The prediction has a mean pLDDT of 88.
Predicted 3D model of a 547-nucleotide part of an RNA (large-subunit ribosomal RNA, domain I) from a Candidatus Bathyarchaeia archaeon.
The full RNA is in RNAcentral, with records from ENA.
Context: one part of a larger RNA
RNA sequence: CGGUGGAUGCCUUGGCGCUGGGAAGCGACGAAGGGCGUGGCAAGCUGCGAUAAGCCCCGGGGAGCCGCAAGCAGGCAUCGAUCCGGGGAUGCCCGAAUGGGGGAACCUGGGUGGGGUAAUGCCCACUCGUCCGGGUCUGAAUACAUAGGAUCCGGGACGCGAACCGAGGGAACUGAAACAUCUCAGUACCUCGAGGAAGAGAAGGAAAACUCGAUUCCCCAAGUAGCGGCGAGCGAACGGGGAACAGCCCAAACCGGGUUCGGGAAACCGGAUCCGGGGUUGCGGGACCUCGAUAAAGGGUAGGCGGAGCGGUAGCGGAACGGUCUGGAAAGAUCGGCCAAAGAGGGUGACAGCCCCGUAUGCGAAACCGCAAAGCCGCCCGAGAGGGAUCCCAAGUACCACGGGACACGUGAAACCCCGUGGGAAUCCGGGGGGACCACCCCCCAAGGCUAAAUAUUCCCCAGCGACCGAUAGUGAACCAGUACCGUGAGGGAAAGGCGAAAAGAACCCCGGUGAGGGGAGUGAAAUAGAACCUGAAACCGUUUGC
Numbered sequence: 001c002g003g004u005g006g007a008u009g010c011c012u013u014g015g016c017g018c019u020g021g022g023a024a025g026c027g028a029c030g031a032a033g034g035g036c037g038u039g040g041c042a043a044g045c046u047g048c049g050a051u052a053a054g055c056c057c058c059g060g061g062g063a064g065c066c067g068c069a070a071g072c073a074g075g076c077a078u079c080g081a082u083c084c085g086g087g088g089a090u091g092c093c094c095g096a097a098u099g100g101g102g103g104a105a106c107c108u109g110g111g112u113g114g115g116g117u118a119a120u121g122c123c124c125a126c127u128c129g130u131c132c133g134g135g136u137c138u139g140a141a142u143a144c145a146u147a148g149g150a151u152c153c154g155g156g157a158c159g160c161g162a163a164c165c166g167a168g169g170g171a172a173c174u175g176a177a178a179c180a181u182c183u184c185a186g187u188a189c190c191u192c193g194a195g196g197a198a199g200a201g202a203a204g205g206a207a208a209a210c211u212c213g214a215u216u217c218c219c220c221a222a223g224u225a226g227c228g229g230c231g232a233g234c235g236a237a238c239g240g241g242g243a244a245c246a247g248c249c250c251a252a253a254c255c256g257g258g259u260u261c262g263g264g265a266a267a268c269c270g271g272a273u274c275c276g277g278g279g280u281u282g283c284g285g286g287a288c289c290u291c292g293a294u295a296a297a298g299g300g301u302a303g304g305c306g307g308a309g310c311g312g313u314a315g316c317g318g319a320a321c322g323g324u325c326u327g328g329a330a331a332g333a334u335c336g337g338c339c340a341a342a343g344a345g346g347g348u349g350a351c352a353g354c355c356c357c358g359u360a361u362g363c364g365a366a367a368c369c370g371c372a373a374a375g376c377c378g379c380c381c382g383a384g385a386g387g388g389a390u391c392c393c394a395a396g397u398a399c400c401a402c403g404g405g406a407c408a409c410g411u412g413a414a415a416c417c418c419c420g421u422g423g424g425a426a427u428c429c430g431g432g433g434g435g436a437c438c439a440c441c442c443c444c445c446a447a448g449g450c451u452a453a454a455u456a457u458u459c460c461c462c463a464g465c466g467a468c469c470g471a472u473a474g475u476g477a478a479c480c481a482g483u484a485c486c487g488u489g490a491g492g493g494a495a496a497g498g499c500g501a502a503a504a505g506a507a508c509c510c511c512g513g514u515g516a517g518g519g520g521a522g523u524g525a526a527a528u529a530g531a532a533c534c535u536g537a538a539a540c541c542g543u544u545u546g547c
Stems, first nucleotide, its partner, number of pairs: 001542003009534001010498002014469002016466007023458002025160002033094003036049003040072002044068002055088006064076003099108003109128007129158004133153006164195001165193005175182001179229001205212002216243005226234002247450003254277010282428001284393004288387004298381004303377003309371005315363003321336005337354002339343001345357003399423007409435001430445005485492002505533001508520004
C1' cells in the first nucleotide's frame, strides 16, 4: 500500500411489551387446513376454481391499467378501466367428510331426472352417513298394549379454534439441607362441557350490636387467628372501605277439567296420570272460612317486534414560500414573507409548519353489519282485615354409624359442607344453625329452579403508545421459515437484510477459451459505490521501500 474477512457505525420492511375500542367465533348452506389445477410465453409466491391473477350488480374514485416481476407478443380505459368498499354467482378433489370402500386428495355403487348412441359403454345434475328429537304409518312373543320396524322434517348434533371458565380424573422432580406424614399441588397433564364471558347468587347465611341482609371482584383486616413430623411450610374469617347492584319462578294443600282403571243400574265414589287456576313464606307462610274490594287504575319487564337516532365496513374537503449563496442535489446558510383549531408523523437528491402524503378541523354510504330511544305485543305484579278447628309447606331426604373427601383446619375436643355402605324421621307443639355435646337465648327455613352488572382472557380487527430490540439483537422466522436440512416416527430445526438520489446496472475497444476475470472508454457527486456492490475493525496472506 493492498488482499482476505465481515466486526463496528448508521439504517429498518420485522419483532417485543402495553393502553383504549371492536370482536369473541367458524362449520352439513360442507369449516379449519390441504391436494391438484388455473396466465399467450409461467418454475416459485400471491390470487382464483373447469365461469379458475377471474364473472355479475351496487357504491367510491378519476387516469391510467393487464399482481410480486422485467421482457416479448397482444390488449383494456373519460361510453369511466385498473384500484378500493358492500352484496351476489361460480367454487374440481380431500378433509367432521356424511352412499360404500380407502394406504387423505383415490377406487366403486343404488335411486330420480337429463344428455348422447342404432344399441351398450359413456357423460351431467340432484340424492342416499350415524345418533338424538318430533310427526305419521306399521307392529311381535301376547288379547289390548309395549318392544321393534318403515317413512317424513329447509328439526338438532358431529369437526375446528389462542387464552379465559366449569366439571370428571390427577402426577413427579422439588422443599423438608436424608425421608415416609407433609410440601410441590388439586399445580402440570388427560378427558368432558359451555359462553362471550364462565361459575356463583336471593340465606336451613353471618353474627353477638339496639346487629347485618343475594352473588361476584378489589383494598384493608393479616402473614393476624389458626393449621403443622407444631418441621418445612400452609394460612383464613368476622368486621371496615370500595366496584357493581335486581330480584324472581315453581312443588304441595285447595278448586276446576281431560284421559284411563276399578266399584256401581245410574247419580256418584275411589286410584293413577296430565292440563288450568291457586300458592311461594320465617315480625312463619299458604290452603280453608267470614267480612271487604272489585278487574281495572296503576306499576314492572331480564322475552318478542319495532326502529327515531348513533356507529362500522370505501372515501372527500383541508391553511401558508420566494430570492440569493454553497453544493451533484437545498430541506442547510442568508435576506425578506406567510399559515397555524394544522409546529403529530412520514416522504422528497443533506436538516422542510408553508414541495408531496398527511395533521387540526369539517363532511360522506346505493349495499351490508352492529348498537339502540319512543312505541307495540307478550309476560309478571296488581288487597286487605279477622278467624285459628282442619290440611299443606320438596323422603330413601334430614339425621345416625362406619369409610373417605373437602373446608386455612394433617382426626384433632372437630362442628359446618360433600360422597360411598348400612340404618332411617318429623310438617310449625315442625326442622336446621350459632366449631364436640347439653340447657337457656339468638339466627335461619334444607332436601326444585332462573337471574344482568361489577370479574377473567385475547387467535383476530382498528387506533395509539414505549428511559423496548435494531439483523449473533428482537419472534424460530425483517429475506418465499416452521422453509432447507436431520429423524422410521413423535419430533428437532437453521443460515440468510443494506449499490445508487435515480439503473443512469457500464454502448464501444482490448487481453482471454465466442470463458472466468481484468484493462480502457462511458455513467455517476462518488465505481477502493460495479452488482461477491454503504461503512469495511481484527485474526490471516501478500507487495513495495528503508534498515